[in-house]
RNA sequence: CUCAUCAAGACCGACCGAGGGAUAGGCCCUUUGACGUCGGGGCAACCUGCGAGUGGCUACCCGCCGCUCGAGAUGGUGCCAACUCCUGCGGGGUUCCUCGGAGCCGCGAGAGAUGAG
Numbered sequence: 001c002u003c004a005u006c007a008a009g010a011c012c013g014a015c016c017g018a019g020g021g022a023u024a025g026g027c028c029c030u031u032u033g034a035c036g037u038c039g040g041g042g043c044a045a046c047c048u049g050c051g052a053g054u055g056g057c058u059a060c061c062c063g064c065c066g067c068u069c070g071a072g073a074u075g076g077u078g079c080c081a082a083c084u085c086c087u088g089c090g091g092g093g094u095u096c097c098u099c100g101g102a103g104c105c106g107c108g109a110g111a112g113a114u115g116a117g
Stems, first nucleotide, its partner, number of pairs: 001117006011040005019029003023088004041080003046076002050070008084111001089108002092105005
């Protein structure tokens, strides 16, 4: 940089000791010990591997590649407060109203996270 996904799911112990939730605002978590580190436990099918189907290459088989489906936490990652905690930019619907706005709910973009390349 590209692609895919992001309303599901999953916590205990030890150590440390004041901040943490990316950023700004809000809101929240936190000395009843957060965040972090370590150990154990768990969640989850992104990749690898396994099985089935199907398409392509091939004269056929084998094999390779693509797609779909399935089982499965053994391998590589990831994750285990709150929808990515919510909002931010654009546009739409709807309700209220003092007609200037306010509330609520989707959509798209942006940013971010994770995986694969």
Molecule: SAM riboswitch aptamer (S box leader)
Organism: uncultured Brevundimonas sp.